This is a predicted structure of a 104-nucleotide RNA (TPP riboswitch aptamer (THI element)) from Cystobacter fuscus. The model forms 96% of the base pairs in the Rfam consensus.
Formats: sequence, structure tokens, C1' cells
RNA sequence: GUCAUUCCGUUGGGGUGCCCCUUCCCGGGGGCUGAGAGGCCAGGUGCCAACCCAUCGAACCUGAUCCGGCUAGGACCGGCGUAGGGAACGGAGAGCAGCCCGGG
Repeated sequence: GUCAUUCCGUUGGGGUGCCCCUUCCCGGGGGCUGAGAGGCCAGGUGCCAACCCAUCGAACCUGAUCCGGCUAGGACCGGCGUAGGGAACGGAGAGCAGCCCGGG
């Protein structure tokens, strides 16, 4: 100097679903999946918290009220998908490389 796996700090990005009962609605209760389905209020393009993710970017959004499987449904698996978007800086860092000094 560079720097794997990775860690730290700051900053930023993101989602919050499905089923059942009650119910005009709002709201309330129970259950499921998940890292996350939380809380507050003046009820919104709000605030706070937790969680996940940050360009080596499937966190998350669009296509999509998508297609196939599976399920009570969602989740999940495969496709779409080398698709289109998507939020970064600083520090540490084994190893490696260069240069210098000393010894044999």
C1' cells in the first nucleotide's frame, strides 16, 4: 500500500402479513408464519421502539389481484430473475506485495 471472512461507529434504507370469532365500520379477542407483525397520539405521507438491510446491494419495491407446487390461509419451495429499481461513508483487520535496516 492493498485487503478475505468479519467486526465497530455514524448515517441512511425497509417491511409490518395471513386465518378464525365478534363486528355496519372502527375496534376487540384468539391462532399461524416470520429476524421483525410492537407501542403512542392529534389517526397521518405522523412519532418512538425492536428487527432486517446498505452498492460484493433478493433488506425492500415494481411487474403482481402473476405462473406451478404446497397450505386452513399466509408464510414456504420453484419460476418470473443475468428483469426494472433500491439506502454509504469512516475506522479496525489476518494474509499478501513493495521499500528500508541488521545478521548468516
Model confidence (mean pLDDT): 76 of 100. RNAcentral holds the sequence, with entries from Ribocentre. Rfam family: TPP riboswitch aptamer (THI element). From the family's description: Vitamin B(1) in its active form thiamin pyrophosphate (TPP) is an essential coenzyme that is synthesised by coupling of pyrimidine and thiazole moieties in bacteria.